This is a predicted structure of a 1477-nucleotide RNA (small-subunit ribosomal RNA) from Skeletonema marinoi. Rfam family: Bacterial small subunit ribosomal RNA. RNAcentral holds the sequence, with entries from ENA. Its mean pLDDT, the model's own confidence on a scale to 100, is 83.

RNA sequence: UUGAGAGUUUGAUCCUGGCUCAGAACGAACGCUGGCGGCAGGCUUAACACAUGCAAGUCGAGCGCACUCUUCGGAGUGAGCGGCGGACGGGUUAGUAACGCGUGGGAACGUGCCCUUCUCUAAGGAAUAGCCUCGGGAAACUGAGAGUAAUACCUUAUACGCCCUUCGGGGGAAAGAUUUAUCGGAGAAGGAUCGGCCCGCGUUAGAUUAGAUAGUUGGUGGGGUAAUGGCCUACCAAGUCUACGAUCUAUAGCUGGUUUUAGAGGAUGAUCAGCAACACUGGGACUGAGACACGGCCCAGACUCCUACGGGAGGCAGCAGUGGGGAAUUUUCCGCAAUGGGCGAAAGCCUGACGGAGCAAUACCGCGUGAGGGAAGACUGCCUAUGGGUUGUAAACCUCUUUUUUCAGGGAGGAAUCAAUGACGUGUACCUGAAGAAUAAGCAUCGGCUAACUCCGUGCCAGCAGCCGCGGUAAGACGGAGGAUGCAAGUGUUAUCCGGAAUCACUGGGCGUAAAGCGUCUGUAGGUGGUUUAAUAAGUCAACUGUUAAAUCUUGAGGCUCAACUUCAAAAUCGCAGUCGAAACUAUUAGACUAGAGUAUAGUAGAGGUAAAGGGAAUUUCCAGUGGAGCGGUGAAAUGCGUAGAUAUUGGAAAGAACACCGAUGGCGAAAGCACUUUACUGGGCUAUUACUAACACUCAGAGACGAAAGCUAGGGUAGCAAAUGGGAUUAGAUACCCCAGUAGUCCUAGCCGUAAACAAUGGAUACUAGAUGUUGAACAGAUCGACCUGUGCAGUAUCAAAGCUAACGCGUUAAGUAUCCCGCCUGGGAAGUAUGCUCGCAAGAGUGAAACUCAAAGGAAUUGACGGGGGCCCGCACAAGCGGUGGAGCAUGUGGUUUAAUUCGAAGCAACGCGCAGAACCUUACCAACCCUUGACAUCCUUGGCCCGCCAGAGAGAUCUGGUUUUCUCGCAAGAGACCAAGUGACAGGUGCUGCAUGGCUGUCGUCAGCUCGUGUCGUGAGAUGUUGGGUUAAGUCCCGCAACGAGCGCAACCCUUGUUUUUAGUUGCCUUUUAUGGAACUCUAAAAAGACUGCCGGUUAUAAACCGGAGGAAGGUGGGGAUGACGUCAAGUCAGCAUGCCCCUUACACCCUGGGCUACACACGUGCUACAUUGGGCGAGACAAUGAGACGCAAAUCUGUGAAGACUAGCUAAUCUAUAAACUCGUUCUAAGUUCGGAUUGUAGGCUGCAACUCGCCUACAUGAAGGUGGAAUCGCUAGUAAUCGCUGGUCAGCUAUACAGCGGUGAAUUCGUUCCCGGGCCUUGUACACACCGCCCGUCACACCAUGGAAGCUGGUUAUACCCGAAGUCAUUACUCUAACCAUUUGGGGGAGGGUGCCUAAGGUAGAAUUAGUGACUGGGGUGAAGUCGUAACAAGGUAACCGUACUGGAAGGUGCGGUUGGAUCACCUCCUU
Repeated sequence: UUGAGAGUUUGAUCCUGGCUCAGAACGAACGCUGGCGGCAGGCUUAACACAUGCAAGUCGAGCGCACUCUUCGGAGUGAGCGGCGGACGGGUUAGUAACGCGUGGGAACGUGCCCUUCUCUAAGGAAUAGCCUCGGGAAACUGAGAGUAAUACCUUAUACGCCCUUCGGGGGAAAGAUUUAUCGGAGAAGGAUCGGCCCGCGUUAGAUUAGAUAGUUGGUGGGGUAAUGGCCUACCAAGUCUACGAUCUAUAGCUGGUUUUAGAGGAUGAUCAGCAACACUGGGACUGAGACACGGCCCAGACUCCUACGGGAGGCAGCAGUGGGGAAUUUUCCGCAAUGGGCGAAAGCCUGACGGAGCAAUACCGCGUGAGGGAAGACUGCCUAUGGGUUGUAAACCUCUUUUUUCAGGGAGGAAUCAAUGACGUGUACCUGAAGAAUAAGCAUCGGCUAACUCCGUGCCAGCAGCCGCGGUAAGACGGAGGAUGCAAGUGUUAUCCGGAAUCACUGGGCGUAAAGCGUCUGUAGGUGGUUUAAUAAGUCAACUGUUAAAUCUUGAGGCUCAACUUCAAAAUCGCAGUCGAAACUAUUAGACUAGAGUAUAGUAGAGGUAAAGGGAAUUUCCAGUGGAGCGGUGAAAUGCGUAGAUAUUGGAAAGAACACCGAUGGCGAAAGCACUUUACUGGGCUAUUACUAACACUCAGAGACGAAAGCUAGGGUAGCAAAUGGGAUUAGAUACCCCAGUAGUCCUAGCCGUAAACAAUGGAUACUAGAUGUUGAACAGAUCGACCUGUGCAGUAUCAAAGCUAACGCGUUAAGUAUCCCGCCUGGGAAGUAUGCUCGCAAGAGUGAAACUCAAAGGAAUUGACGGGGGCCCGCACAAGCGGUGGAGCAUGUGGUUUAAUUCGAAGCAACGCGCAGAACCUUACCAACCCUUGACAUCCUUGGCCCGCCAGAGAGAUCUGGUUUUCUCGCAAGAGACCAAGUGACAGGUGCUGCAUGGCUGUCGUCAGCUCGUGUCGUGAGAUGUUGGGUUAAGUCCCGCAACGAGCGCAACCCUUGUUUUUAGUUGCCUUUUAUGGAACUCUAAAAAGACUGCCGGUUAUAAACCGGAGGAAGGUGGGGAUGACGUCAAGUCAGCAUGCCCCUUACACCCUGGGCUACACACGUGCUACAUUGGGCGAGACAAUGAGACGCAAAUCUGUGAAGACUAGCUAAUCUAUAAACUCGUUCUAAGUUCGGAUUGUAGGCUGCAACUCGCCUACAUGAAGGUGGAAUCGCUAGUAAUCGCUGGUCAGCUAUACAGCGGUGAAUUCGUUCCCGGGCCUUGUACACACCGCCCGUCACACCAUGGAAGCUGGUUAUACCCGAAGUCAUUACUCUAACCAUUUGGGGGAGGGUGCCUAAGGUAGAAUUAGUGACUGGGGUGAAGUCGUAACAAGGUAACCGUACUGGAAGGUGCGGUUGGAUCACCUCCUU
């Protein structure tokens, strides 16, 4: 006997830090739903107002009177006098921050009823109510007169106790009733109970409340009280409270307890119990044992009611109930049967206390709504992959039970006490019997936290949401459904409180960078404090005693069938107080000591401070000389200065400011800060020595002093520099950066200001805990000629580092380690260091310092990327060096735009644009117009019929329609089956319709760049790192070396194809020979197999490696050339129109057929090409040399015709056999610099070919025509060798062709590369980062608009408080002696006493005045916050493009800029210093 966490900041991580959730509770409320019982609680709001009824009476055994009844014995009723009780019980929480409450004590008191004891209870008297009579008044009520009783009142006597006293003495009481038993009465003492008073301690928040107080504090006398006391009063004194928080303000009844919590704490103070206060609001007293009195009195006020207007009455914060307020809280019930209270001798009466019932699921507890069997796993619903799954043993159905329900019968206890007495309760609880599954299930949730999942609808809409967040066409998050989960007569939501939250941290947090160390020092209060002895016993510890109410909580038992509930017992009650002890520690007192601290002495270093004097260099100005055109300034310029002589140079003079070198992570100072030299005065430190004092110490709230720069006041001074300002530039602008000027200021004196990134972002003190290496100071030791050197212990100042600490970075004897003491400060971001108040200041402003509202983050350190107008290294036709182009012209082609009925669709920087399209006249074709069709042009299944296919004619643009004609296919004996066609039916077909941002597949791109990863190990809390970095090298993460890494994978390379050399084999259609019959295998070639190249060899360089350079040999040399081959991934890259495919959409149409048109349009713009602009050329003639590849619906020789395209005819070829003029080139000739014999566009005419068809819209030919164009602006592209350039040839698609395209082939065949500064792209390392959608990023401020809260404000309206004055009710007290007056005394008018009246003090309410404080509102106005797409700029983050920031001043639309001083929380480069090895 007892402690759980989760979500959310990030690309990811750790931390800090807030927000949110899961739990419990409740006097609760609201939504939906609702069977029963027990037990408890039920106006939290308006201490708002209250109709009606009830809630305090009783006693005839105190007293008289009246009346009623009477069995004549008596019994009772009524109003009064009198007694006791109405101070209890019941309600409420307004006020109160207080001796009010809690707790523990105390002395100066009272105490009816009750108990105990003692004593007494005698003798008299005068009134009065009721009643009667007469009056007043509407009423309430009241006046006068006559008479009357008492336990009412009064006097006398007495006094054991009692009280007063001057110690002589004095004073003081009573009541009776009666049945004779008793009950009362008086005095006194004691007890008990209850109450009054005092004190210690405890008891909310605010200092933006710092001073408060005048009976205030004390004393003396007096008064007053039951009692102490400034409680009151007179006088005297001047005190008293307060930083340990007075006073003021706000809020609040306090407690036992309740709730939460592991506890400590926190919150709370309903019900029950104790105390207090209040009773319409305020004041006051009377009576009484007790009140300043809830259901009593008086007065004032507000309100309500009655009234005959003259006056009266009232107080639910008692129980019910009403209105109102509110989210919200019950019956105008029964009974005194029980418990308790008042009165009474008692019977008894009264009791809205109380006991009960009623209402509402308000809370807690218990029970039920059935149990067993039951698979065709029914139907239905939902889902589905269509197989099934689930609802679901659930239902139906069979058997059973009866808690509950209904009915009937029986029937307690609560009653004490012989009897009688029960509201609850027409017989309740409980028992028995009967009937019959009969009467009884909902609510919320289902993205994560958090248990539980699918479909449909919706489409950033509607909506959800506690936080994160969900919803933009496949939503497990919205709404519905099915299913599931949770709880269950309830269930969810909302409000509040505690927890979780160690998120105010006593238990139990922090402050270098996350929020947080005062700018620094001196020092008061306070806190803490060295060694030792003794005493005391305040703290401390121990024992005992008292108290800590009961209830509650806990434990153990008992009683209701259990439980809730309740009874008993125990324990507990942590505190406070007292008694007796202990003496270690703290404390106090007394004494001693010297290690802390201080003083003295001897030295010593120093930009420590203040004042005075002196000095030279430089700058500027002035004077004079020389000199003669520029100077100055910048990225480049200009403004500016200069022929009136500048700049430059020489000499002289003046002035002010600052002090080069030395100079240094060197020195000094508390910090700020301090630097020429000398002098004067002066503070502190360090070292050493011995003496002295003897804890004198540390820290420090308030307080005081100092405190950079800027700034302010006054007076000086002003050389240079320089906010503001002016001018010149830059720029889109440039209120800036740059330049030329320039004023405050910078300087001095005297004062003020009091702030800085006042930083080591690190408060001070003390002690302890490895070292190493510098450096400063003095001392000592060694050594030495010595000043050098070595070492030791101190005091500073630095760097690295162990342990330890830290979120990490880092700190590390100068701690951010381990401990102690003291101070300051922090508690999410923003609003905001703002508003307001106060203090200070001449001002600027400083100090102190919020809230509303808003967000779910803001932040620190580190990690991986990405990026940088950061750095280093490297590569690439990237630049450079070259060659040729594009951009200008004409044309071709594609695109945009425009147009159109349609100009179908897609592709969009590189990486769309001669792209999809390897070929749009019809078709293609998807588009448009018109005409048709609807199981369809295409597929499967079913039924019926028939073969089908065809042919002819007509109409039509055709599809198609109409008419005519023809008749029986295959297999099988048959039944029937099959193919095909037609008709019908419904399932279905069909869609180039949408979504490439739902997808598969394929592709582009970075990029053929050298990278991308993994396993194990190691390091790190972790994300991650290492490996992969480093030194070399390479085309390469290629290889080598080193290394906490060792290995491996995908990439690189190689393996593959082709080409270059040779060999072998094989030779037809190829080759050779010849005479083309044959023959041959040498060559070319063909096509198979081999060989060859590997840095293998030599030399050099490097580190002995890898490798590189050179050489030899070789056909080829360092991947020989070319190709194929494309890592992990990026771009929601492209494609639903190649294909496939989910979802959605259309279904007499978005499907299908067909004719015509369109995709070919044309003011224009762009891309890609072709042809050119000519002489390195054009024309003509002659001549030479290829390779790839293609050919039967084909290629076509030769011959003939035609100027030609072509045609005719016809060999050969199914191809190493046949088919095709290669061109540039060479030779010859002509042209001669011109819009030409260049160029060929455009156009006309005439033809040819393909094809159903050549108009829109084909190609070719001939003749004629003969445009622009004379080498192309800014800009831009390709290419490093058989390459560029140039020349032709072939193929696919294809009827034909728009091909100048695309894919290939060969011919001729260059120039240049110094190199990596720069542009672009990429790779590696490193650095900064506020970026991670990753710089096309992020982000600041003004302005404009909307909304929200808030400050100021002329004022306006309330509340509260105190003060001053006026008035002053009731009332106590005092006073007066005006009026009246039974008891007693005197008796004479009287005395004494009493009542009323008057007066005085005090004083409530009210009035007046100026204040203070607080709240609401307010024209206008200020800033702030929030808000998908507003405007202007671009301040910050990278060196953010002028490094940023802090303080201050000036200035500007705005971010901001500039000056002065400061910081590094600045990148880069260089240098210096230091450390390690």